[in-house]
RNA sequence: CGCAGGGCCCUCCGCGGUGGGAGGGGGCGAACCGGGUCAGAGGAGGAAUCCAGCAGCCCUAAGCCCAUUCUUCUUCGUGCGGGGAAAGCCUUGCGGGA
Numbered sequence: 001c002g003c004a005g006g007g008c009c010c011u012c013c014g015c016g017g018u019g020g021g022a023g024g025g026g027g028c029g030a031a032c033c034g035g036g037u038c039a040g041a042g043g044a045g046g047a048a049u050c051c052a053g054c055a056g057c058c059c060u061a062a063g064c065c066c067a068u069u070c071u072u073c074u075u076c077g078u079g080c081g082g083g084g085a086a087a088g089c090c091u092u093g094c095g096g097g098a
Stems, first nucleotide, its partner, number of pairs: 001095008010084007017076001019074005025066004034059004042051003
């Protein structure tokens, strides 16, 4: 110097891991401007009863909190495997030259 191989670096794919978001799960959650039921009180009625309806209670919306098994999106100088590119570094073998 040439040829062949391997490793690092780069990239793609797959599986796993890291951080984050979302959904799903649970909880809280509306004096009135959500719903249901509506004590009391009010109104109508001769009466039966009816009407509207505050508090309370129940359900829930927006929102907040909790956890992370599941689903999904994303991130990462993360691990392994497979494929690929360039020719930069390291290295192995063979051959040639000095």

A computed fold for a 98-nucleotide RNA from a Planctomycetota bacterium, annotated as Bacterial small signal recognition particle RNA. Its mean pLDDT, the model's own confidence on a scale to 100, is 80. It is recorded under the gene name ffs. It matches the Rfam family "Bacterial small signal recognition particle RNA". Its family is annotated with SRP-dependent cotranslational protein targeting to membrane, signal sequence recognition and signal recognition particle, plasma membrane targeting in the Gene Ontology. The sequence is in RNAcentral, with records from ENA.